[in-house]
RNA sequence: AAAUCAGGAUCGGGAGAAUCGGGCGCAAGUUCGAUGCCGAAGGAGCAACCGCCCCGGAAACUCUCAGGCCACAGGACCGGCUCUGGUUA
Numbered sequence: 001a002a003a004u005c006a007g008g009a010u011c012g013g014g015a016g017a018a019u020c021g022g023g024c025g026c027a028a029g030u031u032c033g034a035u036g037c038c039g040a041a042g043g044a045g046c047a048a049c050c051g052c053c054c055c056g057g058a059a060a061c062u063c064u065c066a067g068g069c070c071a072c073a074g075g076a077c078c079g080g081c082u083c084u085g086g087u088u089a
Stems, first nucleotide, its partner, number of pairs: 002088007010080004018035007036069003042065001043063003049057003
């Protein structure tokens, strides 16, 4: 130099899932209650597998505490670009 691993910034893409009733309101909407639903922030659990094998790491699986169920916002993950650090000739 190039490649690769991890993390940060930024840009783009990015799914799923609701009704009923009460109050306020011209309406839009908002709020409360009841029951239902979703999984891709986060969290938790089991585990294939992996390791330095006393133990530990570990999912897009599972749970739904949290979050969400018009839109907005958020959003795992993917891609572009850039920054920091590590590894390797």
Glycine riboswitch aptamer from Rhodobacterales bacterium UBA5972, 89 nucleotides, folded computationally.
It was read from a public genome assembly, where an Rfam model found it.